[in-house]
RNA sequence: GCCUCGGUAGUCUAGCGGUUAGGAUGAGACCCUGUCGCGGUCCCGACCCGGGUUCGAAUCCCGGCCGAGGCG
Numbered sequence: 001g002c003c004u005c006g007g008u009a010g011u012c013u014a015g016c017g018g019u020u021a022g023g024a025u026g027a028g029a030c031c032c033u034g035u036c037g038c039g040g041u042c043c044c045g046a047c048c049c050g051g052g053u054u055c056g057a058a059u060c061c062c063g064g065c066c067g068a069g070g071c072g
Base pairs, nucleotide, nucleotide: 001071002070003069004068005067006066007065010025011024012023013022018055026044028042029041030040031039048064049063050062051061052060
């Protein structure tokens, strides 16, 4: 330099153009318990950046940045 794959809460991850952006973990409050722990309920928190296509984009396209792998 070229090719492929990926980038979504603090962390891990799902999401075949119309989802309230889901799950786990985590933080907080409460319940439970003599206390802790376990368990339960509620709640908080995310689409890498810039353009484009579209009535509508996390999703498709282009460019950039970062990461993983391969080729040279």
Notes:
Predicted 3D model of a 72-nucleotide RNA (transfer RNA) from a Candidatus Woesearchaeota archaeon. It was read from a public genome assembly. Its Rfam family is "tRNA". It is annotated as a transfer RNA. About the family: Transfer RNA (tRNA) molecules are approximately 80 nucleotides in length. Taxonomically the source falls in Candidatus Woesearchaeota (Archaea, Nanobdellati).